This is a predicted structure of a 475-nucleotide part of an RNA (small-subunit ribosomal RNA, 3' major domain) from an uncultured bacterium.

Context: one part of a larger RNA
Parts: sequence; C1' cells; structure tokens
RNA sequence: UGACGGGGGCCCGCACAAGCGGUGGAGCAUGUGGUUUAAUUCGAGGCAACGCGAAGAACCUUACCCGGUCUUGACGUCUGCAGUAGGUUUCAGAGAUGAGGCCGUGCCGGCUUGUCGGAACUGCAAGACAGGUGCUGCAUGGCUGUCGUCAGCUCGUGUCGUGAGAUGUUGGGUUAAGUCCCGCAACGAGCGCAACCCCUGCUUCCAGUUACCAUCAUUUAGUUGGGGACUCUGGAAGGACCGCUGCGGUAACAACGCAGAGGGAGAUGGGGACGACGUCAAGUCAUCAUGGUCCUUAUGUCCGGGGCUACACACGUGCUACAAUGGUAGUUACAGAGGGAAGCGAAGCUGCGAGGUGGAGCGAAUCUCAUAAAAGCUGCCACAGUUCGGAUUGAGGUCUGCAACUCGACCUCAUGAAGUUGGAAUCGCUAGUAAUCGCGCAACAUCAUGGCGCGGUGAAUACGUUCCCGGGCCU
Repeated sequence: UGACGGGGGCCCGCACAAGCGGUGGAGCAUGUGGUUUAAUUCGAGGCAACGCGAAGAACCUUACCCGGUCUUGACGUCUGCAGUAGGUUUCAGAGAUGAGGCCGUGCCGGCUUGUCGGAACUGCAAGACAGGUGCUGCAUGGCUGUCGUCAGCUCGUGUCGUGAGAUGUUGGGUUAAGUCCCGCAACGAGCGCAACCCCUGCUUCCAGUUACCAUCAUUUAGUUGGGGACUCUGGAAGGACCGCUGCGGUAACAACGCAGAGGGAGAUGGGGACGACGUCAAGUCAUCAUGGUCCUUAUGUCCGGGGCUACACACGUGCUACAAUGGUAGUUACAGAGGGAAGCGAAGCUGCGAGGUGGAGCGAAUCUCAUAAAAGCUGCCACAGUUCGGAUUGAGGUCUGCAACUCGACCUCAUGAAGUUGGAAUCGCUAGUAAUCGCGCAACAUCAUGGCGCGGUGAAUACGUUCCCGGGCCU
C1' cells in the first nucleotide's frame, strides 16, 4: 500500500423478508458423470461445465472403430513430356478403384494454311514440398466468460514524508452514479457514470399504393368509382427541463428531497445497444491465426459398414401431467412479428387423418405460409386412477431422402403404465413483470419439449434491513 476478520460505522442489489409460480417425487425429452464397447471422437467442470461448442450425428457431417485402397498424394506453387477440355456408356468390385468402348478436335496469337508458340484444363515422371480436428490455451494473437452496468481506476503539476507512499479520490450533505453541491494543500485532467445512437409511448407537418373508408354512389366482399379526412406506413420536426407552485434542506446561497398543478408522458418515462483499470496462468491450438514439438508408404488421403443414439445406476436443464379455475363435443370472435423462387403454394377435388392431386397468384403492405390459441356461448362428464393422464407396445399407413434395420418425423386404430401435488433442500420473478395462451424465425432434404423473437389474457406482494449471499465507501 493492499487483502482478509464469526471487528466497527454508512449504503446498495429479487440478497433476505412479503408474495406468486416452480424444481427436488412420476413418465418422457435432452446434456453430463459412471459403466459398457472394436469405437461409444474431442472439448467445457463451483458460482462463471452439464437443452454448453452443436442455428439441427440415418449417408454426408465425422474428427472415433473395423475392413478395403493410395503414396508428390484429396488441396497449393514450381520443372519436363504428352494430350483439347469434356460428355456418354459397358464390365469387375461393397465402394474407393481398375479395365475398356463411343462422341468430341475447342480458345488466343504468328503465319509458309498445317504446323509453331501461348492461356486454361487433364494425364505421366522426378523431386522441392503438400497434409495433420496430432501435443502444448502454462509459449501466443484474436475472440469470449466472470466480478459487474458494480462505481470505481488513474495521471500531470504542486504540497507533505528520509522512503515505500500520501494528498487530490478524505470530510458534511445528496444521487442510480467519484451524480452534483459545500468545505478543504491542493489545482486541473483522462478512462469509466450520464448524454449523444436504436425501439416504444403523445402531437404536428410532408407523402398516399399494394394500406385506409367519414361523406356520395356501388358490391356477396373497400369489390369498383371516388376521397386524402381517419387508421396505417415512410420520412422530418416538436415535446420533459425539477421548467412552474408550496414545504423542507443550508450560517446564507446551493446540490437535492417531498407534495401539487398542468400534461400523452414526471423526476434516468419504459426497453435495448454500450462493459473502465484490472481479477481468475478462467475458456478456446477443434472457428481462425500462430511459436515450439511430433508423424511423413502415415498421426496424411479415399471408400464401404459401424459408432457418436449403448444402459444396472447418479446428477443438471426441460416438457407433459396428477384434473372440475378441469376434460370433452359443438358454435363464435380478436393479434403481432417474421419467411417465401432449387421457394411460398391458394381455390377446387380426394382421403377419418398424416397427406395426395391440382396448379391460380406472388421476388410479395397486392399472392402465400395462415384457421391464432387461451377467452366467449351451449351441452355432457360429478370426484373415480375416471370421458384425468398419456408412457409403453401391436397393427396399418403418410412424407422426406440413393437409403429410415441399427437410428427420422408424422397419421389412424387398438393398448392404456407411473402419477392423487412431491422429504431434506433449492430456483425464478417487483408490472404489461410473474403466471398462462398460441404464432413465427434461424439452421434445415426430413427432424425441436431446445434457442431466438412476437403478440393475447394478465396478477399478488414489498412492514422493513435484524439475519443469509454478493458488492461499494470510511475506519
């Protein structure tokens, strides 16, 4: 000077408390450990690993295992020789590959007009070399997590101290904030805070198609004429600043606090992006890059099949339930945000259904995915392992795709397991939030209970800071 203390003081945070809903019990999904295996590729390990890398393992991916191949190599640069490149097809083989057949004589330039040179590409030969998801994240760059969106971290000059250092940055108030005010051997400044950026909430102006429809006609229908009002869309502005009033605050002025008016919005209006100096030799050599080291007829490369999907068990994260605030049948409303050409695919017809057929329209405010669901209304069920619950299994199908056996999703019929609210313990959340309901997107041939978004319905509680956890300042 720091760090630490079951030392003290002050102060914050869904940290506790007050509430609401969960997890821990069941079944299943998914990740991990363990075990097994020829292989079950590798990494991630308290918070900050475990629906994590993986925005999608049948082949591919793929790095693993078994078997079959190649050795200048699947890929790059250079040299020599030869040949158009390329397309199509037969046989052998699991394929990689090997052995052939047929078609094909191109592009640019010089000219002696059938040859020469060149470019791209292919084959052969020789070597320089390629290649490595092999090792080291404790050799590294870059990127990232975390403390933490916590309010801190420093510098110049001056002053003090022999010096390490101190001061400033402490103190009194105040704030979400080292935010601001006052004081002070300090005076200033930088990185952070805040603001500037984006979305959202209000108004005005400009514009008016594919969006909209008040008035006038018209129609089954904003459908058509028409309109530029409204909604909406896209731009551009305005608006909120403790500005106004009262009270408190102060030695006084302040900073600021409380209440009120007005207002669409009130004290940072709500949300996002944005992460200081640093910490954890934190994570990543398997995104990429890279030092060193190792392999070089193999630790490289190609192919077929298998594995990553195993299963006594243990843990994490989720989904579905255990029911009547419900289940079921019928009927009837109301979104937002997105995607669409190797695509989205309507109407119609067909199938109980998954789907099939069909092909209108649409590079889309026009067409389409696309009926939102919960909610409302009506009927049944009457507390039961049930008209709850749907695991599991049998049979039959649909779709994607060379191909669904290992190992896809979905549909129909049948089957109907555990489960009657979950021990110790433990998690999330303070408002359009929790809870609950559906919809979309990325990746993607197919595959979602995961991830990322979108809207619908819409609560309860916060006395307070003694205690648990984490953090800040002074001592």
Record summary: Rfam family: Bacterial small subunit ribosomal RNA. The full RNA is in RNAcentral, with records from Greengenes and SILVA.